[in-house]
Molecule: SAM riboswitch aptamer (S box leader)
Organism: Caryophanon tenue
RNA sequence: UUCUUAUCAAGAGAGAUGGAGGGACUGGCCCUAAGAAAUCUCGGCAGCGGAACAUAAUGUUACUGUGCCAAAUCCAGCAAGCGUAGCUUUGAUAGAUAAGUG
Numbered sequence: 001u002u003c004u005u006a007u008c009a010a011g012a013g014a015g016a017u018g019g020a021g022g023g024a025c026u027g028g029c030c031c032u033a034a035g036a037a038a039u040c041u042c043g044g045c046a047g048c049g050g051a052a053c054a055u056a057a058u059g060u061u062a063c064u065g066u067g068c069c070a071a072a073u074c075c076a077g078c079a080a081g082c083g084u085a086g087c088u089u090u091g092a093u094a095g096a097u098a099a100g101u102g
Stems, first nucleotide, its partner, number of pairs: 001102001003100006013042005021031003025077004043069003048065003051061004073094001078091003081087002
């Protein structure tokens, strides 16, 4: 980095260093000196792969490899539905994560 499959309205933060950005992109709307990003420590959430255990399907544990811990993937983006101001609407696209794959 390509492709495939699955999931994405639930859940879970403190401290140290740092010192102005961050929420993928664009437009909004937000977060942020009552301290952004990043790094580290500890803690937690979840249960995708491995493992162990029980099993008819499957489930449990949270040991291990990842992931995650503002807001629905923060909302929208393209098309459709309802019918005139926006919908807890539907499907795609894009993105993220896991597993496999070239």